[in-house]
Small-subunit ribosomal RNA from an uncultured Actinomycetes bacterium, 1486 nucleotides, folded computationally. Its Rfam family is "Bacterial small subunit ribosomal RNA". Its family is annotated with structural constituent of ribosome and ribosome in the Gene Ontology. The coordinates come from a structure-prediction model, not an experiment, and the mean pLDDT is 85.

RNA sequence: AGAGUUUGAUCCUGGCUCAGGACGAACGCUGGCGGCGUGCCUAAUACAUGCAAGUCGAGCGGAAAGGCCCCUUCGGGGGUACUCGAGCGGCGAACGGGUGAGUAACACGUGAGCAACCUGCCCCUAGUUUUGGGAUAAGCCUGGGAAACUGGGUCUAAUACCGGAUAGGACCACUUUAGGCAUCUUUGGUGGUGGAAAGUUUUUCGACUGGGGAUGGGCUCGCGGCCUAUCAGCUUGUUGGUGGGGUGAUGGCCUACCAAGGCGACGACGGGUAGCCGGCCUGAGAGGGCGACCGGCCACACUGGGACUGAGACACGGCCCAGACUCCUACGGGAGGCAGCAGUGGGGAAUAUUGCGCAAUGGGCGAAAGCCUGACGCAGCGACGCCGCGUGGGGGAUGACGGCCUUCGGGUUGUAAACCUCUUUCAGCAGGGACGAAGGGCGACUGACGGUACCUGCAGAAGAAGCGCCGGCUAACUACGUGCCAGCAGCCGCGGUAAUACGUAGGGCGCAAGCGUUGUCCGGAAUUAUUGGGCGUAAAGAGCUCGUAGGCGGUUUGUUGCGUCUGCUGUGAAAACCCGGGGCUUAACUCCGGGCUUGCGGUGGAAACGGGCAGACUAGAGGCAGGUAGGGGAGAAUGGAAUUCCCGGUGUAGCGGUGAAAUGCGCAGAUAUCGGGAGGAACACCGGUGGCGAAGGCGGUUCUCUGGGCCUGGUCUGACGCUGAGGAGCGAAAGCGUGGGGAGCGAACAGGAUUAGAUACCCUGGUAGUCCACGCCGUAAACGAUGAUCACUAGGUGUGUGUGGUAUCGACCCCACACGUGCCGCAGCCAACGCAAUAAGUGAUCCGCCUGGGGAGUACGGCCGCAAGGUUGAAACUCAAAGGAAUUGACGGGGGCCCGCACAAGCGGUGGAGCAUGUGGAUUAAUACGUCACUAACCGUAGAACCUUACCCAGGCUUGACAUCCCGAGAAUCCCCUUGAAAGGGGGGAGUGCCCGCAAGGGAGCUCGGAGACAGGUGUUGCAUGGCUGUCGUCAGCUCGUGUCGUGAGAUGUUGGGUUAAGUCCCGCAACGAGCGCAACCCUCACGGCCUGUUGCCAGCACGCGUAAGCGGAUGGGCACUCUGGCCGAACUGCCCGGGUAACCGGGAGGAAGGUGGGGAUGACGUCAAGUCAGCAUGGCCCUUACGCCUGGGGCUUCACACAUGCUACAAUGGCCGGUACAGAGGGUCCCGAGCCCGCGAGGGGGAGGCAAUCCCAAAAAGCCGGUCUCAGUUCGGAUCGCAGGCUGCAACUCGCCUGCGUGAAGUCGGAAUCGCUAGUAACCGCCGGUCAGCUAAACGGCGGUGAAUACGUUCCCGGGCCUUGUACACACCGCCCGUCACGUCACCUGAGUCUGUUGCACCCGAAGCCGCUGGCCCAACCGCAAGGAGGGAGGCGUCGAAGGUGUGGCCGGUAAGGGGGACGAAGUCGUAACAAGGUAGCCGU
Repeated sequence: AGAGUUUGAUCCUGGCUCAGGACGAACGCUGGCGGCGUGCCUAAUACAUGCAAGUCGAGCGGAAAGGCCCCUUCGGGGGUACUCGAGCGGCGAACGGGUGAGUAACACGUGAGCAACCUGCCCCUAGUUUUGGGAUAAGCCUGGGAAACUGGGUCUAAUACCGGAUAGGACCACUUUAGGCAUCUUUGGUGGUGGAAAGUUUUUCGACUGGGGAUGGGCUCGCGGCCUAUCAGCUUGUUGGUGGGGUGAUGGCCUACCAAGGCGACGACGGGUAGCCGGCCUGAGAGGGCGACCGGCCACACUGGGACUGAGACACGGCCCAGACUCCUACGGGAGGCAGCAGUGGGGAAUAUUGCGCAAUGGGCGAAAGCCUGACGCAGCGACGCCGCGUGGGGGAUGACGGCCUUCGGGUUGUAAACCUCUUUCAGCAGGGACGAAGGGCGACUGACGGUACCUGCAGAAGAAGCGCCGGCUAACUACGUGCCAGCAGCCGCGGUAAUACGUAGGGCGCAAGCGUUGUCCGGAAUUAUUGGGCGUAAAGAGCUCGUAGGCGGUUUGUUGCGUCUGCUGUGAAAACCCGGGGCUUAACUCCGGGCUUGCGGUGGAAACGGGCAGACUAGAGGCAGGUAGGGGAGAAUGGAAUUCCCGGUGUAGCGGUGAAAUGCGCAGAUAUCGGGAGGAACACCGGUGGCGAAGGCGGUUCUCUGGGCCUGGUCUGACGCUGAGGAGCGAAAGCGUGGGGAGCGAACAGGAUUAGAUACCCUGGUAGUCCACGCCGUAAACGAUGAUCACUAGGUGUGUGUGGUAUCGACCCCACACGUGCCGCAGCCAACGCAAUAAGUGAUCCGCCUGGGGAGUACGGCCGCAAGGUUGAAACUCAAAGGAAUUGACGGGGGCCCGCACAAGCGGUGGAGCAUGUGGAUUAAUACGUCACUAACCGUAGAACCUUACCCAGGCUUGACAUCCCGAGAAUCCCCUUGAAAGGGGGGAGUGCCCGCAAGGGAGCUCGGAGACAGGUGUUGCAUGGCUGUCGUCAGCUCGUGUCGUGAGAUGUUGGGUUAAGUCCCGCAACGAGCGCAACCCUCACGGCCUGUUGCCAGCACGCGUAAGCGGAUGGGCACUCUGGCCGAACUGCCCGGGUAACCGGGAGGAAGGUGGGGAUGACGUCAAGUCAGCAUGGCCCUUACGCCUGGGGCUUCACACAUGCUACAAUGGCCGGUACAGAGGGUCCCGAGCCCGCGAGGGGGAGGCAAUCCCAAAAAGCCGGUCUCAGUUCGGAUCGCAGGCUGCAACUCGCCUGCGUGAAGUCGGAAUCGCUAGUAACCGCCGGUCAGCUAAACGGCGGUGAAUACGUUCCCGGGCCUUGUACACACCGCCCGUCACGUCACCUGAGUCUGUUGCACCCGAAGCCGCUGGCCCAACCGCAAGGAGGGAGGCGUCGAAGGUGUGGCCGGUAAGGGGGACGAAGUCGUAACAAGGUAGCCGU
């Protein structure tokens, strides 16, 4: 410090997520030791039990218990005060300890103030400590009660209580001095009021009155720190005053009266939440979050109220009352309060021992010893956290075994282990053994922790490693299992048979007595932006203007010193943090010193800047004068054109409307046309990126009233300015109210069409409305999607208005300035697009607004409105995106250009029939498998009767039919018998080879037997693959290097203008070149030349036959010609004319051939997870007496159907019969097979010739000549069936082909639709070949023969190329996507109500208690003349007053029949709204 995630890719915006740190944690797995910390975050829930506040006999009367002494009838009694229960009295109990409920407050923090105050114990200081009195508890006696407790009588003490004397200080009144800060404070004087206690006696310790200090507290004020405005107004003791009361003290703190104030947008009041701080966590910081432990403050003590005592409380372990709860009870009454320490139940994900000790520190009491102290010191439990240590160190390769992987070679675990050697921390055992103890005690003595820490010794590597992760982020990879299952997941996402993502294993990575997970906080997040963001299109400028508060503000002078700056100073507790040191072996921890504590206060100074005050100025702003343009606004009046309607004339059959129609109108006279009239609305031309206005908006003409702007002048005022939260006004259309008006148009509505439907688009009508007046509404895509104002920052060019200059007789032209309004463009800015003096540039001021998408501008609440609705405006839930700009593609019922048998123009077919073949389907034991739009379907299959064969049934084999290796035997091989359907099984016979070796024996090949390694698989995956192939497409495209442009994807080049069959070529050009394609090079056909000369050829010469004509190429001879097949030539827009810059195009000549001459081979980058694991190869998986192999038989040949491809036809351009002519290219030795003979024929016999330019297949057929048939289901057509034959073959039943005879079906040219072909082509005709025993071939691949028609043209259909445009598509239009309905889940709103909580108001009741009043009653101290008085008490009454009750409101929440929409949910329904001109452009308001 960043990273992942929106896209095909890119840049940006923007959210989500991750890596870090932290924790009072919890959970999972695991767990050796120690130190230091830390431990109910929830129920401020309820509590059993024990303990947590007592102490003083040196205050007092005393003696219950114990000790000691004496006596004793052994029951006890007496004494002592060693000691001490209970009591009176004093001090303490208001500290310490707990908790965080309440509290948004002077509660807290910080800084001040109190001249408005208090302070026990402590310290300092001055003085005093005198004299009397009356009670009472305990005790004793006696009652009540279950108990708690309590009544009466009687005795008594005090440092308990009361009176008197004294009193310089204190207080009050008067007076006086000094001072301050308003009330005041202070010095001196005069008058009045008020106190005391003993014990010990040597001291001490006490008591009282003053003054001071210290400590602690009380009160007041400035400033600071939560959310909510969907809380906007709050307040009657309220704000102030006067008198009074009250308090230690100020004060409406309380009361009476008077006044009517006080608070609030700088957020009052209300609601929600919360103890505050030092600090803690995080962060670079600024900030953000938190407020456990430790420390300071506050508040509370079962809930609520109240006072008493006291220096101090409204009192955690006190009291009274009320309430809830619990307990005891004899039912009459009582008792209680763990938020002290332990502990228990409960709650909860979750938080410890009913421990030891007062040894230390601290506290209370005491003179002290001492007692008390769950404060505290320790120990226990918990890896809860931090820190430290260990689980061993060194050597050790055959790189052992085992595991895992493997390409089978090996790799890895791994120096890891074993083994050798060494060490002994920690734990264990044994011995020694503290500091803390300065202290206390006369002294003995005194340590909870603890026999702990620590030290020493002993033995032995001995007792001690796990957890998470390994797809990317993010460090670490393989195997197996699983098969969108099981599961994982923080985000993106993995899993549908080869998963580095699931589970396991091996290995690895990380951390380590821990490791992960979850939760929370900060960070990353500049994602609330002060530091440090934005608002044209991503979220975001309010529709516009005026203007209040506020914020900001020109030049200059003086002053002030508020802000600001600076020096000094007080405070900012300690702890913490940082730095430097010290102590525990180190560290954590702890101690010391310093810094820090960013703040607040005081004080001295400075005066630039901002502010205040005072003064001046004129450049901002305004006024004035003179001009000027304008659809600026309001009102009134007026004009013509047009539509419609009415009346009349002419006139006749239609008009109107549409894509086409129909509804509609019209013979009752329409439309058309002429004349007249009525009425309403809008103002053609001018008219314009022209004008005006703040915006909305404004358009015939005239008049009246009226707002603003601009220019010129520089006369006046003198900062009067800018912005503008709230507020006010204006504000299109639609809509609403009332009243008018209504021609045209026209929601709704009606009808006609369209359509699958058509509640639409189109048509015919038509009501509200549109218009006017007045009043509402207050919204729009109210847009420049761009707030207002000021200043600055290159230019160019239009246009509107005004002015100046120049010039003119004048109008122009021209130059310049200002204000508007446009375009282009530099710098700059921007994510890009773009903006660019009219900024989206550079600065300044102010306002508004934004913070992921959806939910939602919705709900609830408030305000406004007659309503419609507007405005303000959430949350739950849900998603991992939603977006902006630009890029490349693809697509468009977008555009332009151009191709192709693409259409058109033609010719012939298919679709109908029969048959053949293939496929689907069905059937079957099996009907083997693959292939499915074009690009599957006479395809793999160039040959299924057996074989093939992969399928089915049956019979068999198990190292196998086939390969390699080993052992044994045997030559190989051949023959026979038997069984069986065969395979196979059983038996017998013949035979002995080759090489080395004398022989024994060995070897090679082959066969048989045996064992195991292995074979084998047409089993699976073409979505694991190679190779090959189809298709787009023989379409003209596809790319690269360098350069340039762009942040980038990418662009340029390859676009443009021409041209071409072509990215073919030319020209131009930030491109220049290049590659794969195109073309050419290759083959073949067409012309010529040369060569060649048998098997080909025969012109001429011989020869033979024949009388001759003539014939014969198996003769001599020849190679001229044809031909064979090799080489060469030939064509290049080369020549001419025309056009053109060129490329090239058009025409022509010559030529066998002319503009790529015809044909073939040749298929760019890529697309379709296209096809093929069954052609072959091949990874993985699967089978192994079978999913392998052999054999027989069957099946692949089925058949209601459907489709595809063909053949033959339907006839006369024909059929049949007879005669007759002309090819090319092929094939042939297990082969082709001539002549001849037989058979009607298929064929048979026979065998010449041929290994083929020789022989054969072989006849070519259409054609031509002649004859016949005459339009008929025929002399067409040949299916089907019968009979008889032939051929191949082991075998033609399932299931072959052919022949003859007989039979003679459908079919009379084929619906919608659809295919091929542009010339030697289509069409027609036959011939050959491969496969092959034969054949289903009518298929396929070739060959020749005969041989057309048509193309105007590119609008349309299909496919394609280039450019451009739009896009919400990118799996790319077979795309995307919207809404209702149906189903499921979830959260929310509403809801007759209902139930809690909280709170306001009114009233009732009114406890305890303080205060006030009080006839009567009661009472020791003082007075007293003894009656009483002073004074006090109980009781009673009253105000206030908690809880409670009643009524009525507000708010939050729970729940609810029903209602409502919303979100989400692999494959539901209906349509097609949007994205392309989305097929009616879309969108906004109504």